The RNA shown here (transfer RNA) has 75 nucleotides and comes from an archaeon. The prediction has a mean pLDDT of 80. Rfam family: tRNA. The family's RNA type in Rfam is transfer RNA. Gene Ontology term of the family: triplet codon-amino acid adaptor activity.
RNA sequence: GGGCCCGUAGCUCAAUCUGGAUAGAGCGGCGCCGUCCUAAGGCGAAGGCUGAGGGUUCAAAUCCCUCCGGGCUCG
Numbered sequence: 001g002g003g004c005c006c007g008u009a010g011c012u013c014a015a016u017c018u019g020g021a022u023a024g025a026g027c028g029g030c031g032c033c034g035u036c037c038u039a040a041g042g043c044g045a046a047g048g049c050u051g052a053g054g055g056u057u058c059a060a061a062u063c064c065c066u067c068c069g070g071g072c073u074c075g
Base pairs, nucleotide, nucleotide: 001074002073003072004071005070006069007068010027011026012025013024020058030044031043032042033041051067052066053065054064055063
């Protein structure tokens, strides 16, 4: 330098192929109940503008382009 894959919540991942209504789950953290206290268990709320920028579209996490970061591979 060429090719392929990945980047979404504090962490691990869905949703992308086939664009559609408010982006979900588990774990973790927080509050409450629980208990003499702690734990188990139960309940509740919060936490994202999806790596950055641009384009297409009525509508983009999803399609297209450039860039950034990471991984695999070829020379």